The RNA shown here (small-subunit ribosomal RNA) has 1497 nucleotides and comes from an uncultured bacterium. The sequence is in RNAcentral, with records from Greengenes. The prediction has a mean pLDDT of 85.

[in-house]
RNA sequence: GCCUAACACAUGCAAGUCGAACGCUGCCUGUUCCUUCGGGGGCAGGCGGAGUGGCGAACGGGUGCGUAACACGUGAGUGACCUGCCCUGCUUCGGGGGAUAACCGGGGGAAACCCCGGCUAAUACCGCAUGGGCCCUGUCUUUGGGGACAGGGUGAAAGGAUCUUUCGGGGUCCGAGGCAGGAGGGGCUCGCGGCGUAUCAGCUAGCUGGUGAGGUAACGGCUCACCAGGGCGAUGACGCGUAGCCGGUCUGAGAGGAUGAUCGGCCACAUUGAGACUGAGAUACGGCCCAGACUCCUACGGGAGGCAGCAGUGGGGAAUCUUGCGCAAUGGGCGAAAGCCUGACGCAGCGACGCCGCGUGGGGGAGGAAGGUCUUCGGAUCGUAAACCCCUGUUAGGAGGGACGAAGCCCUUCGGGGUUGACGGUACCUCCAGAGGAAGCACCGGCUAACUCCGUGCCAGCAGCCGCGGUAAUACGGAGGGUGCGAGCGUUGUUCGGAAUUACUGGGCGUAAAGCGCACGUAGGCGGUGCUUUAAGUCUACCGGUCCAAUGCCGGGGCUCAACCCCGAGCGUGCCGGAGAUACUGGAGCACUGGAGACAGGCAGAGGCAGAUGGAAUUCCGGGUGUAGCGGUGGAAUGCGUAGAGAUCCGGAAGAACACCGGUGGCGAAGGCGGUCUGCUGGGCCUGAUCUGACGCUGAGGUGCGAAGGCGUGGGGAGCGAACAGGAUUAGAUACCCUGGUAGUCCACGCGGUAAACGAUGGGCACUAGACGUGGGGCGGAUCGACCCGUUCCGUGUCGGAGCUAACGCGUGAAGUGCCCCGCCUGGGGAGUACGGCCGCAAGGCUGAAACUCAAAGGAAUUGACGGGGGCCCGCACAAGCGGUGGAGCAUGUGGUUUAAUUCGAAGCAACGCGAAGAACCUUACCUGGGUUUGACAUGCUGUUGAUCCCCCGGUGAAAGCCGGGGUUCCCUUCGGGGCAGCAGCACAGGUGCUGCAUGGCUGUCGUCAGCUCGUGUCGUGAGAUGUUGGGUUAAGUCCCGCAACGAGCGCAACCCUUGCCGACUGUUGCCAGCGGGCGGAGCGAUCCGCGCCGGGGACUCUGUCGGGACUGCCGGUGACAAACCGGAGGAAGGUGGGGACGACGUCAAGUCAUCAUGGUCCUUACGCCCAGGGCUACACACGUGCUACAAUGGGAGGGACAAACCGAAGCGAGGCCGUGAGGCGGAGCGAAUCGGAGAAACCCUUUCUAAGUUCGGAUUGCAGUCUGCAACUCGACUGCAUGAAGCUGGAAUCGCUAGUAAUCGUGGGUCAGCUACACCACGGUGAAUACGUUCCCGGGCCUUGUACACACCGCCCGUCACGCCAUGGGAGUUGGGAGCGCCCGAAGUCCGUGGGCCAACCCGCAAGGGAGGCAGCGGCCGAAGGCGAGCUUGAUGACUGGGGCGAAGUCGUAACAAGGUAGCCGUAGGGGAACCUGCGGCUGGAUCACCUCCUU
Repeated sequence: GCCUAACACAUGCAAGUCGAACGCUGCCUGUUCCUUCGGGGGCAGGCGGAGUGGCGAACGGGUGCGUAACACGUGAGUGACCUGCCCUGCUUCGGGGGAUAACCGGGGGAAACCCCGGCUAAUACCGCAUGGGCCCUGUCUUUGGGGACAGGGUGAAAGGAUCUUUCGGGGUCCGAGGCAGGAGGGGCUCGCGGCGUAUCAGCUAGCUGGUGAGGUAACGGCUCACCAGGGCGAUGACGCGUAGCCGGUCUGAGAGGAUGAUCGGCCACAUUGAGACUGAGAUACGGCCCAGACUCCUACGGGAGGCAGCAGUGGGGAAUCUUGCGCAAUGGGCGAAAGCCUGACGCAGCGACGCCGCGUGGGGGAGGAAGGUCUUCGGAUCGUAAACCCCUGUUAGGAGGGACGAAGCCCUUCGGGGUUGACGGUACCUCCAGAGGAAGCACCGGCUAACUCCGUGCCAGCAGCCGCGGUAAUACGGAGGGUGCGAGCGUUGUUCGGAAUUACUGGGCGUAAAGCGCACGUAGGCGGUGCUUUAAGUCUACCGGUCCAAUGCCGGGGCUCAACCCCGAGCGUGCCGGAGAUACUGGAGCACUGGAGACAGGCAGAGGCAGAUGGAAUUCCGGGUGUAGCGGUGGAAUGCGUAGAGAUCCGGAAGAACACCGGUGGCGAAGGCGGUCUGCUGGGCCUGAUCUGACGCUGAGGUGCGAAGGCGUGGGGAGCGAACAGGAUUAGAUACCCUGGUAGUCCACGCGGUAAACGAUGGGCACUAGACGUGGGGCGGAUCGACCCGUUCCGUGUCGGAGCUAACGCGUGAAGUGCCCCGCCUGGGGAGUACGGCCGCAAGGCUGAAACUCAAAGGAAUUGACGGGGGCCCGCACAAGCGGUGGAGCAUGUGGUUUAAUUCGAAGCAACGCGAAGAACCUUACCUGGGUUUGACAUGCUGUUGAUCCCCCGGUGAAAGCCGGGGUUCCCUUCGGGGCAGCAGCACAGGUGCUGCAUGGCUGUCGUCAGCUCGUGUCGUGAGAUGUUGGGUUAAGUCCCGCAACGAGCGCAACCCUUGCCGACUGUUGCCAGCGGGCGGAGCGAUCCGCGCCGGGGACUCUGUCGGGACUGCCGGUGACAAACCGGAGGAAGGUGGGGACGACGUCAAGUCAUCAUGGUCCUUACGCCCAGGGCUACACACGUGCUACAAUGGGAGGGACAAACCGAAGCGAGGCCGUGAGGCGGAGCGAAUCGGAGAAACCCUUUCUAAGUUCGGAUUGCAGUCUGCAACUCGACUGCAUGAAGCUGGAAUCGCUAGUAAUCGUGGGUCAGCUACACCACGGUGAAUACGUUCCCGGGCCUUGUACACACCGCCCGUCACGCCAUGGGAGUUGGGAGCGCCCGAAGUCCGUGGGCCAACCCGCAAGGGAGGCAGCGGCCGAAGGCGAGCUUGAUGACUGGGGCGAAGUCGUAACAAGGUAGCCGUAGGGGAACCUGCGGCUGGAUCACCUCCUU
């Protein structure tokens, strides 16, 4: 321990008792009498039955429906009341009467039950007597209290049991009556206190009061008649919703918040509604009557019933127990008592539902067992855990014993004796055996304590919030391990806390939500100085009453402890009363002048209203001059104009607005106000200090004013101009631009009442540094005066200190410090919407939700990024140039397609002549086929063979391989064996299989850009800033200067290599001027020339080593006296001389698992390995990169000249010979400053070609060859002859380059057998043009600005439409609930009336009868249920309809955020697919130095 159905209930029990109130009766026992001996009668006792009577049944027990109320709590009142049983005191109980149930007889009914007649008792009932009570009157006191006196009236009772007796009576106990009091219980009244809703604002007819009456225990409008017209309400009436209230309970530091189970107090209710009766007490849970619903019985005529008592059943529900035992105890009723009754209660049962206690073992025990898990394979961990050894003995089990709770009561010889236990054979005690029977649950991403493996792969799932899961998940599932609790542990729900997140304690409102658009003013709140008084608030260690008990706290005690229980103490912050205090607030009174107002004198002003009036401009009209355009735009067009526009001149008309002055200026409460003049009128400021004497401040409601737009009526209408029309723009253009143009804008009178109505800042008062302007006054100084200076008051600005602020900022006009009053806020969306109400002619305004949904929405500031923002500055970025690409053919790479395979990777820049610096086989990773399985390769172990390795041969085969044969016959040794190799086997190898999004390494890119950071300090709450910004300067964050910074690091530069000049050294293989020689050539000769060949030389070139040189060092100028720049001198070179290497913090999940390495994963007679052949070389196409060209600056032919760097031994290969040639033969020399490759080519000279698809161009094809190679079919290069294609300078577009560069020319190298190389890397030869300049394109750097971006503009994001889901508004209606109103009907019943019918008691009477009194019946008032009616309110539902919310990849557009490409936004009005557009007024919460539009991610 039914929080839900106060839903319905079978069955049993829950309130009876008394024979000592009374009569009757059955049975039993005893006794007695009579007897016809069958039996009958009497008396006494016991047990039982119904009845009369008494008391109880109004307690106890249940429930929480109703109730927002004097129901409850608390404190008072009752002089307005009642009270059975109980207690105390006093007193009485005398004497009569008539009935009636039971019972008997009869009758009715199915039953329940009823009727008639007859008999009877009482503590039942009725008179009489007495009575200090009560009532009335009078007097005194007096609230209807109490008392005294007098008179009148009214008015009681009952007996029983027992003892005794002299039978008259007396005693005891109980009982009955009266009076007075008490205790306890109750009724009624009042102050104060405790829910929501104002989208409930007005409510009220017995309603408020009075008089009288009735009624009650009692006051009262409680009820009635009459009279009056009151009463309640913003301090929330009335209505609606919800709810029993409290002690307490939970929570909280407290203040509070929530709650009202168990226990206790009060209330209400008892199937629903109504009613009375009885009674001390009820309007009565287990009583009555009536009505309704329901259930049951029935013979259909009628009856019966009420678990919200205890159990129990069905039902509802997420959910709540036994149809138990006992009256032994406690308590209650009755009784004299014994006793009876008691589902109150005491116990037991069920439920871990809560709280408390206990156990499931303790100590030892490392081979750290097995096993599990993980592993870096070493090990780690579960883990002293287990086993095992030694113990203990709670609990459970067995055996034995066994309560307290018990006092009463009965008997008694008064000493004493007897008897009573539901729980219960329970608690407890003793003994026995034995670790034996006894552990789970949640969690382990952060919050939050606890981590690994496997599985899964945005799936399955988790989730309190943030968030996990898309192939290594500590987040899912399992496992191992761990953490936390533990007979529990988690989950869900609920309450408080944290939440200062409703803020009383204890919050806010410039920009985050929040100041009413502004004023006047009602209620209210608050209020200057002095004195007196009062003591309401307030205060006091003061006194009294109350605040029940229980709970909670403290102390102590009892169950072995505890929970629990008991005792004591204190507390209970409150309320009531008393006493005291008087500072403050309040009340009363008297004063005061400083607040406020008045008064006087001045002053400024677009303050308001009305009237009058002026000029400029625009447009229109008339006229003149005049001719072809005007107008408009980014450019145009529509439009206007030869019927004369525009332009210009003159005249006229009309309406609206008032240039300059004009201002950062003035006035006003705000909205707002601007020519001039006049009239009327409001406010302000200054000065004076004459008056009033707190007259003040604020201000819920209320009232007024209130831009623009809008509405009504009537005017007016020049310009402008929503709508509308046309022209453009555009993909479209319902827009931006243009041409027109209606409402409107203007006036009068009404309405409306909103704005970014803003300073996004309510009003008032006081206080708290300054500086500089400016408007209006006063005073002072100085002066002739203007001016000037100082000071003071009021207004209006900028800056700024303290202080405040989240920051931004505010800062004497506060957003500072205080006080007073008002308004307002409480996450975003839904929504300022719906409904309701009020207002409005309408538009609409004011008030103003909820469902649902989200995990945010927002402010300020920071760092970035971005901008069709700004400033400054770079770069072959543009421009200026030169040459290309894009067209052709070919080469090459890629896409695509194809294929058995066309292996794989690379993808904008930064993939695409890239990995490939060499694919015929090989490579090779792909395909087909053949073969192989410890393997092609590594290490170890076992067995076996021995030599093996190695060499040779045969068969088969495409080869690999398979099968077989032969030769040779090893080393070390402790003789066991070992090394080595083959075979067999086991571990293992192997994989270019996957993941570059698991990685290392390496690389690309921004970018050789000039940046990126740190330490300390300083500033800032912080992110962060400063430094690094600024002024200059530079190629440079290069340097200088300045500076809250001072330094430093990575970058820049320099150091390194190379190249340019010089010097020194070096001197062969390089060099050769001079000397000599040699050889060769020429010349008649002298002699000259050639060859470094030799001697030699060390000059030169050169080689390659070391140095020098360049540093803005010098001069001039500029600059800031700096850094530096400009110019100059010198110099080979000049301001980093040229080139290279060198690449900061980082970005791109950039690239690479196929260089390599490597985690994980997958394959294991295959995804490994070997081999043959094929493929990577395909070909309708598309793209990139190149080569060759298109020709005369050229091609061809002949002749002639000049490099650098590099390479060479399986190599380079000379001279010579052969071949047209590729090449062949051959081999000198050379490991190379020596020999060779090796002829450089463009160029120069001569010549030819003559503009032609050519003597350009060479593709393609045929034939014949050469070379490499095992092998050139697929698929090599080259040679010769022949062939001779496209192509005549290339659209849109696009690339490179700023000097020894571009362009052009050739040369070499790597790879490599050869080569598809036109590629790549390097070398030199010839050798330009151009740069005004930085507007623009691209990229970048610095500063600044805006931002709704932060995956960072390839961002973000709005609305319609379409689809799905959800909640919701309206809705013809439909259908329930609730409360009330009017009327009808009207049960029971009280009351009133009547009462002709009926009646024992009392009275009269002899009686009959009458009277008094009563009853039935009847009538009336009221009256529940019911009916009718019109409405109110609330819910459900409803075709259709409105918007709203949510929903990975729908449609249309691009509105907003950067000047968002038309600045945005607010109010209003019109228009439009939509975001929106336009007009008017307003705001800044708009950028900025100005050129049409231009979508998206």